The RNA shown here (FMN riboswitch aptamer (RFN element)) has 135 nucleotides and comes from a marine sediment metagenome.
RNA sequence: UUUUUCGGGGCAAGGUGAGCCGGUCGUUUCAGACAGGCAAUUCCUGACCGGCGGUUAAAGCCCGCGACUCUUCCUUCAGGAAGACUGAAUCGGUGAGAUUCCGAUGCCGACGGUACAGUCCGGAUGGGAGAAGAA
Numbered sequence: 001u002u003u004u005u006c007g008g009g010g011c012a013a014g015g016u017g018a019g020c021c022g023g024u025c026g027u028u029u030c031a032g033a034c035a036g037g038c039a040a041u042u043c044c045u046g047a048c049c050g051g052c053g054g055u056u057a058a059a060g061c062c063c064g065c066g067a068c069u070c071u072u073c074c075u076u077c078a079g080g081a082a083g084a085c086u087g088a089a090u091c092g093g094u095g096a097g098a099u100u101c102c103g104a105u106g107c108c109g110a111c112g113g114u115a116c117a118g119u120c121c122g123g124a125u126g127g128g129a130g131a132a133g134a135a
């Protein structure tokens, strides 16, 4: 330098009932009343999950990378490049050394859809940091 393969996990259980469905009663009509069924992985309690590299020692929350979104530029219209944006942790213990281990208590999680979503469906049979191998 070329090339091949690999390369993201997760609602058990309970509650509520927006809404939907017919039934009975009632009304001139329009209303209305009563009980019932279905109904949220999104709400409430609770449960569960953790990409890649680095760091004296093993990290979702220490440093960085990737992914989503946005902007600009290039383009053979397939895409490519640069930039912006980019979540969350403390205390105690052991130790030479750990914000990484052990104990305790916390916290975080793009966009579109839908009853409000880290976990469902979708862009995505995509992209990808990177890992391993071959020439």
Base pairs, nucleotide, nucleotide: 001135002134003133004132005131006130013045014044015043019038020037021036023034024033025032047119048118049109050108051065052064053063054062060107061106069084070083071082072081073080074079089105090104091103092102093101111122112121113120